Predicted 3D model of a 109-nucleotide RNA (Glycine riboswitch aptamer) from a Caldilineales bacterium. Lineage of the source: Bacteria > Bacillati > Chloroflexota > Caldilineae > Caldilineales. It matches the Rfam family "Glycine riboswitch aptamer". The family is grouped with related families in Rfam's "Glycine riboswitch clan". The prediction has a mean pLDDT of 77.
């Protein structure tokens, strides 16, 4: 010089599921409703829990032995799997995740 990887920042894309019922007080409100309380039906992609198989250690078994297999137990470890705790369930907000852009920091060459 080049500029992978990562990691900031602002923008853009970006699902899925009831605009559910009921409602004393009390809060906003002219109402509706909305907060807030109850009952139930749903959703997975903020977050948050789990789990493979590889590796590692151990114990048994096979085997003269050693190597090597195989079971069992632990550690270790994942996602857009799974749970549905939390969050969503008309719009708006949000939002995993992509996208190029700008910075940083530098590997290979």
């Nucleotide at each position: 010089u080049u500029g992978a990887c990562a990691u900031g920042c602002a923008c853009g894309c970006g699902a899925g599921a009831g605009a559910g019922c009921c409602g004393a007080u009390c809060u906003u409100g002219c109402a509706a409703a909305a907060g807030c309380g109850g009952c139930c039906g749903c959703c997975g992609a903020a977050g948050g829990g789990g789990c493979a198989a590889a590796c590692a250690g151990g114990c048994g078994c096979a085997c003269c032995g050693g190597a090597u297999g195989c079971g069992c137990c632990c550690g270790c470890c994942a996602a857009u799997c799974u749970c549905u705790c939390a969050g969503g369930c008309a719009a708006a907000a949000g939002g995993a995740g992509c996208g190029g852009g700008c910075a940083u920091c530098g590997a290979c060459a």